[in-house]
Context: one part of a larger RNA
RNA sequence: CGUUGUUGCUUGAGAGGAGUCUUUUCUAGUACGAGAGGACCGAAAAGAACAAACCUCUGGUGUAUCGGCUGUUCCGCCAGGAGCACUGUCGAGUAACUAAGUUUGGAAGGGAUAACCGCUGAAAGCAUAUAAGCGGGAAGCCCACCUCAAGAUUAGGCAACUUUCCUGAGUAAUCAGGAUACGAUUUCCUAGAAGAUGACUAGGUUGAUAGGUCUCAGAUGCAAGUCCUGCGAAGGAUUUAGUCAAGAGAUACUAAUAAAUCGCAA
Numbered sequence: 001c002g003u004u005g006u007u008g009c010u011u012g013a014g015a016g017g018a019g020u021c022u023u024u025u026c027u028a029g030u031a032c033g034a035g036a037g038g039a040c041c042g043a044a045a046a047g048a049a050c051a052a053a054c055c056u057c058u059g060g061u062g063u064a065u066c067g068g069c070u071g072u073u074c075c076g077c078c079a080g081g082a083g084c085a086c087u088g089u090c091g092a093g094u095a096a097c098u099a100a101g102u103u104u105g106g107a108a109g110g111g112a113u114a115a116c117c118g119c120u121g122a123a124a125g126c127a128u129a130u131a132a133g134c135g136g137g138a139a140g141c142c143c144a145c146c147u148c149a150a151g152a153u154u155a156g157g158c159a160a161c162u163u164u165c166c167u168g169a170g171u172a173a174u175c176a177g178g179a180u181a182c183g184a185u186u187u188c189c190u191a192g193a194a195g196a197u198g199a200c201u202a203g204g205u206u207g208a209u210a211g212g213u214c215u216c217a218g219a220u221g222c223a224a225g226u227c228c229u230g231c232g233a234a235g236g237a238u239u240u241a242g243u244c245a246a247g248a249g250a251u252a253c254u255a256a257u258a259a260a261u262c263g264c265a266a
Stems, first nucleotide, its partner, number of pairs: 001151001005161006014148004020048007032037001050105005058099004065092005070085006109143003116136004164179006182263003186260002188204005209255003212251005218244003225238005
């Protein structure tokens, strides 16, 4: 830009993905075979690689969390802290992301067939799966499973929605302009398990969208101060304390104000 209103929900022409394999057990040491050996058919289980999703478990990262420790500078000193030293270093670790972790998948089924195997059957009194006719038959083909999909220009389908008035032209239908109500999305704003930017998604006071606050989960591991014991280094009590990022729930305290744009009968 088109599809000739907007919003929502869809159909599926077409396209892509997937499609794998092994082992063991039963049937059965059966059929078969002198024996050695050793099945079809059918049933069950385990697994490999591959793929997708996810983070409950096992772990990893986790330079915005907690704690230990060293040197040094500073906060007048003690105590307690802050800066720097690769994140100073070490021990842990929430959310999130993640695999080595967890779950799931390949199937089953239908149709038409290939090689091949048949039924009936003449030409050709026989024979013949073929000439007329009718079947079986593959990890392959078409469906089926998953995803995209109406720019499928043949541009599809369904549902819902949509004021009143003024001015001018006109006999009228209607056209042009303006106001108003409503609607819509964009701009704008609050954000996001969405994201380079656009886009997408959730919201914008008729509100839980983000922040804050409260409660909880979870992490760290028992704060500071004071008291007690000990000559002291220290230890104990207060105290499963104090602190805490991204998590869950609640709560309008803060910020989503205000405004603009477009459409208005299909």